[in-house]
RNA sequence: UUCCACCUGCUGGGAGAACUGGUUUACCCAGUGCCGAAGGAGCAACCGCCCCGGAAACUCUCAGGCCAAAGGACCGGCAGGACCGU
Repeated sequence: UUCCACCUGCUGGGAGAACUGGUUUACCCAGUGCCGAAGGAGCAACCGCCCCGGAAACUCUCAGGCCAAAGGACCGGCAGGACCGU
């Protein structure tokens, strides 16, 4: 000094999915059902340095969730760090 890309923090946006009963009315308990975009797991297109590895928004729902809140993959903005170069 540093476009893109990588990491972290802040910030904006951010979906899906129930009912019934009990009841001390707290958002608690139970039954059955449902959702996928934290995480986790599986297969695999594909990729690589091709022995072996890395691998999804697909699949499964262990976890999590199904008023709200919180969380939330992913996308945008800002800042810092790291890398590269000199």